[in-house]
RNA sequence: GUAAUAGUAAACUAGGGUUCCGACUUCCUGUUUUAAGAAGUGUCUGGUCCAAGAGUUUCUGGCUUCGGUAGUAACGAAGCUCCACGGAGGGAUAAAAGCCCGGGAGAU
Numbered sequence: 001g002u003a004a005u006a007g008u009a010a011a012c013u014a015g016g017g018u019u020c021c022g023a024c025u026u027c028c029u030g031u032u033u034u035a036a037g038a039a040g041u042g043u044c045u046g047g048u049c050c051a052a053g054a055g056u057u058u059c060u061g062g063c064u065u066c067g068g069u070a071g072u073a074a075c076g077a078a079g080c081u082c083c084a085c086g087g088a089g090g091g092a093u094a095a096a097a098g099c100c101c102g103g104g105a106g107a108u
Stems, first nucleotide, its partner, number of pairs: 007060001009058004015050002020047002022044001023041005029035001061081007083103001085106001089101003
C1' cells in the first nucleotide's frame, strides 16, 4: 500500500435505565390497620421496555464441490462464510446503556 456482500432478518443473553405495572418510604384522609389519594426512591433482586460489528442461536442469502442436465438451467446434498484492541465527545427515547454516530478517530 492492497483484498472481502467483512451480507440480511428474527429470537434471546450479558448489559442498561425508570415512562408504565409492581415494590418501598413519607405525607394526608379514613380510622386502628394497611383501604383511597399525593409526593418521592432505580442506592428497588422484579414485570413491561431498550440492547450488542468485535455475545449466543436460528432463518435466509452468497461461494465451492458433488449429483443432476444439452447446459455454468431448475432442483437436491455436503462444506465454507475467517478475524476483530479501541477512547473522548455527541445523539435518540421516559431514561440509560456493550443502542446509534461506529469495524468511526486512534492504536497494533
Predicted 3D model of a 108-nucleotide RNA (Guanidine-I riboswitch aptamer) from Nitrosomonas sp. Nm33. NCBI's taxonomy places the organism under Bacteria, Pseudomonadota, Nitrosomonadales, Nitrosomonadaceae, Nitrosomonas. The model forms 100% of the base pairs in the Rfam consensus. Its Rfam family is "Guanidine-I riboswitch aptamer". Rfam's curators write: This family represents a conserved RNA structure found upstream of the ykkC and yxkD genes in Bacillus subtilis and related genes in other bacteria.